[in-house]
RNA sequence: UCUCUGGAGAAUCCCGCGCAUGGGUGCCGAAGGUGAAAGCAGAUACCUCUGUGAAUCUCUCAGGCAAAAGGACAGGGA
Numbered sequence: 001u002c003u004c005u006g007g008a009g010a011a012u013c014c015c016g017c018g019c020a021u022g023g024g025u026g027c028c029g030a031a032g033g034u035g036a037a038a039g040c041a042g043a044u045a046c047c048u049c050u051g052u053g054a055a056u057c058u059c060u061c062a063g064g065c066a067a068a069a070g071g072a073c074a075g076g077g078a
Base pairs, nucleotide, nucleotide: 001078002077003076004075005074006073011025013024014023015022026065027064028063032061033059035057039052040051041050042049043048
């Protein structure tokens, strides 16, 4: 990397037609993305400044809120 299996959360709200698509409102975090701790490095006028810096944390940009699809992560196989 490929494949198989498992895999959560949150309105099947309102209008137009139940979903999809359009508008509005409310919500979710586990595709992706944002932010940044300790530490480390450098500079310093020794107050501090700059760079680097993880997550299932954070923000909800994206995405999602019946089913389907997707899905971090885990296990099996190649």
Molecule: Glycine riboswitch aptamer
Organism: chicken gut metagenome